[in-house]
Molecule: small-subunit ribosomal RNA
Organism: lake water metagenome
RNA sequence: AGAGUUUGAUCCUAGCUCAGGAUGAACGCUGGCGGCGUGGAUAAGGCAUGCAAGUCAAGGGGGCCCGCAAGGGCAACCGGCAGACGAGGUAGUAAUGAUCAGGAAUGUCCCUUCAAGUCUCGAAUAGCUAUCCGAAAGGGUAGGUAAUACGAGAUAGUCCCUUCGGGGUAAAGAUUUAUCGCUUGAAGAACAGCCUGAUUGGUAUCAGCUAGUUGGUAGGGUAAUGGCCUACCAAGGCAAUGACGCCUAGGGGACCUGAGAGGGUGACCCCCACCGAUGGGACUGAGACACGGCCCAUACACCUACGGGUGGCUGCAGUCGAGAAUCUUCCGCAAUGGACGAAAGUCUGACGGAGCGACGCCGCGUGGAGGAUGAAGUGCUUCGGCAUGUAAACUCCUUUUGCCAGGGACGAAGUAUAUUGACGGUACUUGGCGAAUAAGAGGUUGCUAAACUCGUGCCAGCAGCAGCGGUAAUACGAGUGCCUCGAGCGUUAUCCGGAAUUAUUGGGCGUAAAGGGUGCGUAGGCGGUGAUAUUAGUCUCUCGUAAAAUCCUCGAGCUUAACUCGAGUCAGCGAGGGAAACGGUAUUACUUGAAGAUAUGAGAGGUAAGCGGAACUCUAAGUGUAGCGGUGAAAUGCGUUGAUAUUUAGGGGAACACCAAAUGCGAAGGCAGCUUACUGGCAUAUUCUUGACGCUGAGGCACGAAAGCGUGGGUAGCGAACGGGAUUAGAUACCCCGGUAGUCCACGCCCUAAACGAUGAUCUCUUGUUUUUGAGGGUAUCGACCCCCCCAGAGACGAAGCUAACGCGAUAAGAGAUCCGCCUGGGUAUUACGACCGCAAGGUUAAAACUCAAAGGAAUAGACGGGGACUCGCACAAGCAGAGGAACAUGUGGUUUAAUUCGACGGUAAACGAAGAACCUUACCAGGUCUAGAAAUCUAUAUGAACCCUUUUAGAAAUAGAAGGGGUCCCACAAGGACAUAUAGACAGGUGCUGCAUGGUCGUCGUCAGUUCGUGGCUUGAGUUGUUCCCUUAAGUGGGGUAACGAACGCAACCCCCGUCGUCUGUUAUAAGUGUCAGACGAGACUGCCCAGCCUCAAGUUUAUAAACUUUGUUUGUAAACUUUAGGCUGGGAGGAAGGUGGGGAUGACGCCAGAUCAGCAUGGCCCUUUGACGACCUGGGCCACACACGUGUUACAAUGGCCGGUACAAUGAGACGCUACACAGCAAUGUGAUGCAAAUCUCUAAAACCGUCCCUAGUUCGGAUUGGGGGCUGAAACUCGCCCCCAUGAAGUUGGAUUUGCUAGUAAUCUCCAGUCAGCAGAUGGAGGUGAAUACGUUCUCGAGUCUUGUACUCACCGCCCGUCAACCCAGGGGAGUUGGGAGUGCCCGAAGUCCGCGGUUUCGCGGCCUAAGGCAAGCUCAAUGACAAAGGGUAAGUCGUAACAAGGCACGGGUAGCGGAAGCUGCUCGUG
Repeated sequence: AGAGUUUGAUCCUAGCUCAGGAUGAACGCUGGCGGCGUGGAUAAGGCAUGCAAGUCAAGGGGGCCCGCAAGGGCAACCGGCAGACGAGGUAGUAAUGAUCAGGAAUGUCCCUUCAAGUCUCGAAUAGCUAUCCGAAAGGGUAGGUAAUACGAGAUAGUCCCUUCGGGGUAAAGAUUUAUCGCUUGAAGAACAGCCUGAUUGGUAUCAGCUAGUUGGUAGGGUAAUGGCCUACCAAGGCAAUGACGCCUAGGGGACCUGAGAGGGUGACCCCCACCGAUGGGACUGAGACACGGCCCAUACACCUACGGGUGGCUGCAGUCGAGAAUCUUCCGCAAUGGACGAAAGUCUGACGGAGCGACGCCGCGUGGAGGAUGAAGUGCUUCGGCAUGUAAACUCCUUUUGCCAGGGACGAAGUAUAUUGACGGUACUUGGCGAAUAAGAGGUUGCUAAACUCGUGCCAGCAGCAGCGGUAAUACGAGUGCCUCGAGCGUUAUCCGGAAUUAUUGGGCGUAAAGGGUGCGUAGGCGGUGAUAUUAGUCUCUCGUAAAAUCCUCGAGCUUAACUCGAGUCAGCGAGGGAAACGGUAUUACUUGAAGAUAUGAGAGGUAAGCGGAACUCUAAGUGUAGCGGUGAAAUGCGUUGAUAUUUAGGGGAACACCAAAUGCGAAGGCAGCUUACUGGCAUAUUCUUGACGCUGAGGCACGAAAGCGUGGGUAGCGAACGGGAUUAGAUACCCCGGUAGUCCACGCCCUAAACGAUGAUCUCUUGUUUUUGAGGGUAUCGACCCCCCCAGAGACGAAGCUAACGCGAUAAGAGAUCCGCCUGGGUAUUACGACCGCAAGGUUAAAACUCAAAGGAAUAGACGGGGACUCGCACAAGCAGAGGAACAUGUGGUUUAAUUCGACGGUAAACGAAGAACCUUACCAGGUCUAGAAAUCUAUAUGAACCCUUUUAGAAAUAGAAGGGGUCCCACAAGGACAUAUAGACAGGUGCUGCAUGGUCGUCGUCAGUUCGUGGCUUGAGUUGUUCCCUUAAGUGGGGUAACGAACGCAACCCCCGUCGUCUGUUAUAAGUGUCAGACGAGACUGCCCAGCCUCAAGUUUAUAAACUUUGUUUGUAAACUUUAGGCUGGGAGGAAGGUGGGGAUGACGCCAGAUCAGCAUGGCCCUUUGACGACCUGGGCCACACACGUGUUACAAUGGCCGGUACAAUGAGACGCUACACAGCAAUGUGAUGCAAAUCUCUAAAACCGUCCCUAGUUCGGAUUGGGGGCUGAAACUCGCCCCCAUGAAGUUGGAUUUGCUAGUAAUCUCCAGUCAGCAGAUGGAGGUGAAUACGUUCUCGAGUCUUGUACUCACCGCCCGUCAACCCAGGGGAGUUGGGAGUGCCCGAAGUCCGCGGUUUCGCGGCCUAAGGCAAGCUCAAUGACAAAGGGUAAGUCGUAACAAGGCACGGGUAGCGGAAGCUGCUCGUG
């Protein structure tokens, strides 16, 4: 000192969270020792038991005991002093308190000093004795007695009162010689009471409070002032600088935190206050309204003989209760202190100590050195190793601590000896023993130091925040390692910090939260220039105070530290002295601020009245006839009873075209025809008057669009609601036809707006350019215009500066000053409750619980838009041929099945993988079989070379046997090698899963023209520029321009084929020549040539114009015309086989789709596999099923045709287990014989076309499905399930709905041929040649693509995002008929004890009165708890209805208001642009 978290990324704003420190703590795990501290925070709840305040025998009389006596002891009673201190607690108390600083009208036991005095008498009473009552507590009666107890008298000063004459008031002795006392007075010390000022919580959703209240007079009362109390008189007193009320709370020294300013706290220790079960009261006393005293009342508890009594732990221990939670019923008066006493001494739960608790702080230890083979174990591993780790073992050493034993304190002073220690045989010290007695907790994704393996599989769980977990989790659980701290470590709670996140130091308000709707103005705050005087502010010096402790600095004592001791140090407040710049106050002066005067001026400024024309509508009349109106298209509506249209006349209400503008005026809202009347403000000029009169402005007052409300008018048009028609899935809307309130006027309310410049008012300062409104001045002019200057407004662009950016920029959002208002995360909430205002609607003020980790601003890159501009593509259009209808083939879905193996599913699956399923293939099913395996490698053992052939048994085969024959490897003839079989072991095998773990390969956008980089520039940054712009291109192709300059991957070219030519070669071709032909190598095309046009750049000439310099010319800039050069493009031409990339192919950028493939192959992980396998073998079946749906094709529906006959013309290719000529046989498929060819030689090998006959528009001489019969071929095998031939049969179909496909030239269409696969099987696929068209105006529309731009609330990117009702569950809060409880008062009734007053008695006492606690009654106030019910809010992976918002979001959105509607919402009026 910062960090994480909003986003695809960025900057900002803003909240949340973390790292630090602290605690009277608690909880979890763990726990060796010592020192010093500390420990009932909750129930001021209740308390058993013991102790916590007594002492004095030298005040008094007596009693008892010991003693012969002297004397001593014990304690009750009277008496004295002390029980007002000490100890405890924090309930109450927001001031009767506390702190600081002052003050005057007071008192004082004990203590100190000084002075004076201490005389004479008296009456009682307790104890005691006797007796009585009572359970007890306790009490009564009679008798007698003492005092330092009580009373009377005398004396009276330096005492008190006084009218200054006078009057009044004391005492106590004890004892034996020295003191202790007593009384009075004066003073001191210290303490106590009283008064004043300042400071000391929250709340204004508490704004008015007060009758002893404020003051006076008199009296009472007190130690003393005082309404402290009483009577009378007056009507005051307090309050926005917060009275009164409510809530909370003991205050301070200090403690925690913080750099500080501050913020929080008030345990322990010290000071003050208050309290003593609750409430009230007095008595005694120096002191109390009294914790361990008294009286009364109340509640509670206890004893009781039921009559009556007793009690107060918030003293020390202890107990119950409640609670997360807080100790021993200990020792001692040895020390310090207190009470009493002459003293000895007694008492002291104050205190000194010990005990318990890791509760805190501090200190120490759990060993040190050596020790590699890097042991074992464990974990990981790429299987090589690595880590744990010098760690252990082992060797040597030490003894803090521990245990045992010995010695052993200070604290002790009092008083000179002696005596006296709870702690304590403690601290400390000496010796011995022996590594011996002693380590855990939390973390390990980032923040934040530290990672691997296994298990789990959005489960279990973690989590402070972000977040992790859905089969490869460094985040869950475990193990191992590691990190941090360490007798502790974590968690929870609370406080400060970080947080500049309440900002005085030290923040903001255009768009993020935030400027009041506007003005006038009160209090308040702030205030121009000069002079004089003064000094409560300010500055300085001195003094007083600031308790001690604490903090800080220095030093010292416990072995150190914590701890303790000594010394030093501050703000603040008060008193006194000084200064006078600033500020204040007073006086005086000034003119620049402000105001006024005079003279002009502009203006939709306001109010009232009158007048005007256009339009509209209504009425009447005329003309006139069938429509009008309305829309995207329609319909409702109006019209033959005559509309619309048109003409004339009249009525009515509302609004004022053009002028008009970025204009003007007004404080804002707002203001627009013209005229008049009244009236407010502003500007300029003159610098004449006053002389600071000013600025701002909490409350307050006034004004305040539209809508709305009340009363009365008015109503043409428009037009919420409402009615109807459309649209639609619906349409409570958008569109249309009507239409009420309203809109208008007068008066009265309402008081809100996106009341916006989203920008408060005033003053000062700070480069400019330009436009405009109003006034003025200057030059010039006859005058004006133009031009220059200046003031006041209104705009645009921009320097500096500011800003998160956008932007603002003299009209500041710049630099300063003064005052006011407002903000502090989002939602809840422009809400609830309360208060005020309102007729109502409602307005103003204004929360919380709960919930989220974001909400938000600006800008960036994309994507998207039912946004825009430009461009392209067989994309559309123009054409040709098709598909969709039929039958069949084939693929797919579905269904079926034992199985119909699997994959592929919009484009980018579906004649696709499959270039060819009868067995095989084959992965599927049924059955029969095998188990180290059908195939691979290695090791060991055994046997045999290996192996081949024939026959045969069982069986469907696999397989299991049997018989016979052949063969006899290399070698050094032991061994061994190679091969095979069997057994055993390592292992195999898997078309099983995951294409969302992967490699490789492929599809698609798309052969579209794009995609990037380096350096540089710009930006806070994401990013941008380059790549945008203009022209051009098929092209990011090229050129120009340019903060860019270059480059890369793509484009093009390089490669192949075809087209032309040349050269060479010549197997084959040809009869030959030759070179049709074939091959090889070359040439050729590049805007290279010509013409015209357009554009751009550069240069020159001429003309015009401006500025500078200078001197009459030069330079620079601008504009126009012309010429030339260069470049680009377009059109045409020549030449040429080919002309504008000649045609075609191969070639596929960065990337996108978690696209496809684990079944082609490879491969991580998981799974199966031990004689009932997901492996392997075999036979048979299936992949060929068939109600149906879809895709791709074939053949057709016929005459541009079909049948028959005849006659021609190819190319690519293939061929030895082959292609086969030719001949013959057969109707044919084909067969037989046989020839040529390992191929330019032989063979496969053409059809459409052409010529001719028939058919004559029909289900046909079209069409050929289907079926029957007979054959052929391949192959072990043709049933399921092949192909071909012949005969017979002769189905649907007569050109195909919505919709849809391909193609721009040797193309479409049409005709055959070949090849691969293959034993056989081609309607498919890949190729080949033959014949050979039509059309393209064009880019509005559909689809796709590209570039630029715009909007965005999208970024999983529009298949996006997102709003509201309803339904379900949960949560908190408000209302609520009420119910219950608490609190503070008010009025009335009753009224204890007690002071005071009065009366009777006067010794006790009795009666009455005033006041009053408690209690009762009554009506309210306030705070809680609870409450049927209804309403709203928030939350919750996958509910319902719609689609409101974000793009022009499909009707632009939003603010205010009003009506309506399931809901978002819709509509009217007005306002904003966000």